Predicted 3D model of a 72-nucleotide RNA (transfer RNA) from a Candidatus Omnitrophota bacterium. Rfam family: tRNA. By type it is a transfer RNA. The sequence was found in a public genome assembly. The coordinates come from a structure-prediction model, not an experiment, and the mean pLDDT is 81.
RNA sequence: GCCGACGUAGCUCAGCGGUAGAGCAGCUGUUCUGUAAACAGCGGGCCGGGGGUUCAAAUCCCUCCGUCGGCU
Numbered sequence: 001g002c003c004g005a006c007g008u009a010g011c012u013c014a015g016c017g018g019u020a021g022a023g024c025a026g027c028u029g030u031u032c033u034g035u036a037a038a039c040a041g042c043g044g045g046c047c048g049g050g051g052g053u054u055c056a057a058a059u060c061c062c063u064c065c066g067u068c069g070g071c072u
Base pairs, nucleotide, nucleotide: 001071002070003069004068005067006066007065010024011023012022013021018055026042027041028040029039030038048064049063050062051061052060
């Protein structure tokens, strides 16, 4: 230099055009002599930045940035 994949909650990941979710972690409560476990609930994200298409974009297109891999 060229090609490809990925970027979404603190972490690991789903969501493939129509109100952003799960598990773990955190907080509160119930239970227990107490801790853990279990159960119930709560909080936490303007979806890497910018632009375009669309009535509507995390999702489609362009570009930039970052991470990883391959080729030379």